[in-house]
RNA sequence: GCGGAUGGCCGGAUGGCCGCCUCCGCAGAUCGCUCCGCGAUCCGCUGGGGAGGAAAGUCCGGACUCCACGAGGCGACGGUGCCGGGUAACGCCCGGCCGGGGAGACCCGAGGGAAAGCGCCACAGAGAUCAGACCGCCUCCGCCUCCGGGCGGGGGUAAGGGUGAAACGGUGGGGUAAGAGCCCACCGCGGCCCCGGCGACGGGGACGGCACGGCAAGCCCCACCGGGAGCAAUGCCAAAUAGGGGCCUCGCGCCCGCCACGUCCCUUGCGGGAUACGGGCGGGCAGGGCGGCUUCGGCCCGAGAGGCCCGGGUUGGCAGCAAGACCCGCGCGGCAACGCGCGGGCGAGAGGAAUGGUCAUCCAGGGGCGGCGACGCUCUGGACAGAAUCCGGCUUAUAGGCCGUCCGCGCAC
Numbered sequence: 001g002c003g004g005a006u007g008g009c010c011g012g013a014u015g016g017c018c019g020c021c022u023c024c025g026c027a028g029a030u031c032g033c034u035c036c037g038c039g040a041u042c043c044g045c046u047g048g049g050g051a052g053g054a055a056a057g058u059c060c061g062g063a064c065u066c067c068a069c070g071a072g073g074c075g076a077c078g079g080u081g082c083c084g085g086g087u088a089a090c091g092c093c094c095g096g097c098c099g100g101g102g103a104g105a106c107c108c109g110a111g112g113g114a115a116a117g118c119g120c121c122a123c124a125g126a127g128a129u130c131a132g133a134c135c136g137c138c139u140c141c142g143c144c145u146c147c148g149g150g151c152g153g154g155g156g157u158a159a160g161g162g163u164g165a166a167a168c169g170g171u172g173g174g175g176u177a178a179g180a181g182c183c184c185a186c187c188g189c190g191g192c193c194c195c196g197g198c199g200a201c202g203g204g205g206a207c208g209g210c211a212c213g214g215c216a217a218g219c220c221c222c223a224c225c226g227g228g229a230g231c232a233a234u235g236c237c238a239a240a241u242a243g244g245g246g247c248c249u250c251g252c253g254c255c256c257g258c259c260a261c262g263u264c265c266c267u268u269g270c271g272g273g274a275u276a277c278g279g280g281c282g283g284g285c286a287g288g289g290c291g292g293c294u295u296c297g298g299c300c301c302g303a304g305a306g307g308c309c310c311g312g313g314u315u316g317g318c319a320g321c322a323a324g325a326c327c328c329g330c331g332c333g334g335c336a337a338c339g340c341g342c343g344g345g346c347g348a349g350a351g352g353a354a355u356g357g358u359c360a361u362c363c364a365g366g367g368g369c370g371g372c373g374a375c376g377c378u379c380u381g382g383a384c385a386g387a388a389u390c391c392g393g394c395u396u397a398u399a400g401g402c403c404g405u406c407c408g409c410g411c412a413c
Stems, first nucleotide, its partner, number of pairs: 001409010012362007020050004025045002028042006052384001056395002059393005064230004069297006077226005082096005097111001098109004112221002117219002119215003134161002136157009169187006188210001189208002192205005234319004244310007253285007261278002263274004287301004326345008363382001365380006
């Protein structure tokens, strides 16, 4: 210098003018009240803050809230899936292992179990898992013969050809009529033993003659994790209305006390008396209800409780909602992810939804012209996109630029 691999960062800057949202302070207007003050709304001024690395997709994991109050068990369903670590947690991250790719830096992998069982393996092919003779090879018998062999039939053979993603271990040698783990060596495979490692796994040894094809992004088995819905959650205030209608599930039993409403009796009547039988009120028990089921506790009801749906009305304000698993710097521990300690900082809060427009100068980048060249002049010009309860990730989009580390090749010293 060229070609590549990988990690991190930035993603226009400054100023003027006109606007928008929000907070604090000050001044004013209106309204209300418990009236020297406070509160609400509106307007003005000064000052502070005002999108992102992805705010996005809503794909994972949480915080928070309600449903339905908690703990244990079971079942169903869903998810995760090599090992170790990190984390609030994760399907994320870090470090390893194994397999595959690359000359290398490095990259990729839904990477548990197929000797628990079921199922499937298209097309092609003779045969697709209790394998399989289509061609070929070898042999026997019969017939023919131009003596090379040919034809027909029986048998052996998985070494060769051919099909396929895959053909019941591979290579070499021995052996054989031809062959074959039939025998041997090495490789592979299997369980066993030893060594190293926390572990995934790696190394070695002797044995086994090969038995055990693939698919679990088919069912399934094993281990672990998970209740559901979501800030339009939810709570409060105001307003409005008729608190209306339908359906489903379970239940509607006993005891005690009180009341004199009913009832009965007396009385012409006023009134008095009797009675807890009916009724009412209160209490207790049985019983019922509260997640898919269940156990224990807890709560509610006890004659009602729970669930689902339809219709009508209101659809305004406040809270939730901005100090947090937060950000920056330094030190220490760790290979790292990350953790601990110290110091500093406060960084939008809208709600049919603000964060904008314009001008000037500059900075990258691109084009044109001039010049041998350094360079000069001029035009153009900044992507993807945009908060909506908040965090941690992943994925996707992104003009252009900066920095670090590493690999290969060439050249120079």
Annotation: This is a predicted structure of a 413-nucleotide RNA (Bacterial RNase P class A) from a Paracoccaceae bacterium. The RNAcentral record of the sequence draws on ENA. It is recorded under the gene name rnpB.